[in-house]
RNA sequence: CCGGGAGGCAGGGCAAUCGCCGAAGCGGAGCCGCGCAUGCGGCUGGCGUUUCGGAGGAAAGUCCGGGCUCCAAAGAGCAAGAUGGUCGAUAACGUCGACCGGCCGCAAGGCUAGGGAAAGUGCAACAGAAAGCAAACCGCCAGCGGGAGGAAACUCCGCGGGUAAGGGUGAAACGGUGGGGUAAGAGCCCACCAGGACGGGGGGUGACUCUCGUCGCUUGGUAAACCCCAUCUGGAGCAAGAUCCAGCAGAAUGAGUCCGCUUAUGGCGGACGCGUCGUUGCUCGUGACGUCAACAUUCGGGUAGAUCGCUUGAGGACGCAAGCAAUUGCGGUCCCAGAUGAAUGAUUGCCCGCGACGCUCCCUUGGGAGUUUCGCGACAGAACCCGGCUUAUAUGCCUCCCGGAGUU
Repeated sequence: CCGGGAGGCAGGGCAAUCGCCGAAGCGGAGCCGCGCAUGCGGCUGGCGUUUCGGAGGAAAGUCCGGGCUCCAAAGAGCAAGAUGGUCGAUAACGUCGACCGGCCGCAAGGCUAGGGAAAGUGCAACAGAAAGCAAACCGCCAGCGGGAGGAAACUCCGCGGGUAAGGGUGAAACGGUGGGGUAAGAGCCCACCAGGACGGGGGGUGACUCUCGUCGCUUGGUAAACCCCAUCUGGAGCAAGAUCCAGCAGAAUGAGUCCGCUUAUGGCGGACGCGUCGUUGCUCGUGACGUCAACAUUCGGGUAGAUCGCUUGAGGACGCAAGCAAUUGCGGUCCCAGAUGAAUGAUUGCCCGCGACGCUCCCUUGGGAGUUUCGCGACAGAACCCGGCUUAUAUGCCUCCCGGAGUU
């Protein structure tokens, strides 16, 4: 210098003018209370003014996890869903870190939904004789034929068999190479290689790995197909939930029966049955309420305002310590949006970065430096709060590593 890999940072700056949201202070106004009093106190989604604060790396998608709130209790079974190498991190996770195995890459490095296919069920187009109890199309082989040819060796044809070594088909044809063996063949037998099962030894917390022995055991793929195994999951969500205020008009439908007491056409209590509700898939269990009322459904009517929840939190930056790391501990320090039709902006000027046409200068094609003008400056807007994941993102910058070429 060329090509490549991994990770990180920034996300325009300043000024003037005009605005917006919040907090605090001051001034004046109005109202209320006390007081003899020009005084004191309180209130106002009000007015003016001053000071301070005011979006993000993703605030986004709402995909996963947790906090928080409510559902009487989070009881049982089934269903449903999620996850799936090991060890760790964490409030928790489907996230993260380190490691193991597999695949890709010369390498840096990348990808990995990575439990079970010798439990069961299913699936596989086309081609092919045969595709899961394997299978004889060609070929090879011996036998049979009073079949054919030939002097003979032998060759050809037919028949029913043997054969998975060879050919051909396929993504895949039931271990591979060599030798023995055989009529021809075949783990049929043997040697080596690959895999598997079982047993032993070494290393590691573990996934796993190295190694020795025995057994010819050779058993296809697919589980983000059903399924099996293990682990996890109660539901609804800040429109949760709580308080205050304003406002309205109710109607229809729904299972009772029996017993006891009594002040007796009534009231109270109990049993069974029924109904309704609570946990928002189903069932059971359990509880509460009601049985002339509750609750549900349907129709009709009214309101849709204020306050709290609300931002101090698994919080930020810094330092030290532990750990390979994710992360954790300790120390002092800082307080940093809180809106609710929803603020955080607009205009102008100067600067900054990038690009284009042109001009000037410098060196050898090509490039570098300066400069006028013009253009561009992304993705995107908190809404209860955190931890992640995913997706979008103009432009600029930084660090480390790998391969190749060259110079010293």

Source information:
Predicted 3D model of a 408-nucleotide RNA (Bacterial RNase P class A) from uncultured Pirellula sp. Its mean pLDDT, the model's own confidence on a scale to 100, is 75. It was read from a public genome assembly, where an Rfam model found it. It matches the Rfam family "Bacterial RNase P class A". Rfam's curators write: Ribonuclease P (RNase P) is a ubiquitous endoribonuclease, found in archaea, bacteria and eukarya as well as chloroplasts and mitochondria. Lineage of the source: Bacteria > Pseudomonadati > Planctomycetia > Pirellulaceae > Pirellula.